The RNA shown here (SAM riboswitch aptamer (S box leader)) has 101 nucleotides and comes from Weizmannia acidilactici. The RNAcentral record of the sequence draws on Rfam. The model forms 88% of the base pairs in the Rfam consensus.
RNA sequence: UUCUUAUCAAGAGAGGUGGAGGGAAGGGCCCUUUGAAACCUCGGCAACAGGUUGAAAAACACUGUGCCAAUUCCUGCAGACAUUUGUCUGAAAGAUAAGAA
Numbered sequence: 001u002u003c004u005u006a007u008c009a010a011g012a013g014a015g016g017u018g019g020a021g022g023g024a025a026g027g028g029c030c031c032u033u034u035g036a037a038a039c040c041u042c043g044g045c046a047a048c049a050g051g052u053u054g055a056a057a058a059a060c061a062c063u064g065u066g067c068c069a070a071u072u073c074c075u076g077c078a079g080a081c082a083u084u085u086g087u088c089u090g091a092a093a094g095a096u097a098a099g100a101a
Stems, first nucleotide, its partner, number of pairs: 001101008013042005021031003026075003043068003048064003051060003072093001077090005
């Protein structure tokens, strides 16, 4: 990097360095000098895999990851319903984990 499977309506932030971007991409809409990204420290959330406990259901952040504005922030494509803009469903894309090549 690609493929397969599962999940994505819940959850969880302070400080330091830094100094203008960030929310994947297009369109929106937002966040941000009352300090963005990134890095560091500490803290927290979360049972995907391992592990431990358990007869099972399940439990536990010990290990490996992941995450800590907004539903994956909304949307793009298709369909249904309602009617000029909305509701719902399913894809696509993306993210994370485990396995495989």